[in-house]
RNA sequence: GCAACGAAAGGGCAUACCGCGUGAAAACGCGGGACGCAAAGCCACGGGUCUAAACGGGACGGGGUGACCAGUCCCGCACGACCGCCGGGCCGUCGAA
Repeated sequence: GCAACGAAAGGGCAUACCGCGUGAAAACGCGGGACGCAAAGCCACGGGUCUAAACGGGACGGGGUGACCAGUCCCGCACGACCGCCGGGCCGUCGAA
């Protein structure tokens, strides 16, 4: 120096929940707060999970001479989200057994 390992020390991050804000939502940002975390630091590369605006299909009633129009509901669907779900990649503090 590198890897494995994780006692100690200095510290770090921040679950749920609450407040404010962004978003259609999932979720995220800031503040409070700690369930926990030796990578609970970063990266959506693989797997997985979540949401479904727009779009597509269908149903319902309404308007219309008609073609159609908008609304509600259902189904499908990431280009959206999650790294504190797993794997992988990158960077990293300390040093007992």
The RNA shown here (c-di-GMP-I riboswitch aptamer) has 97 nucleotides and comes from an Armatimonadota bacterium. The model forms 100% of the base pairs in the Rfam consensus. Its mean pLDDT, the model's own confidence on a scale to 100, is 89.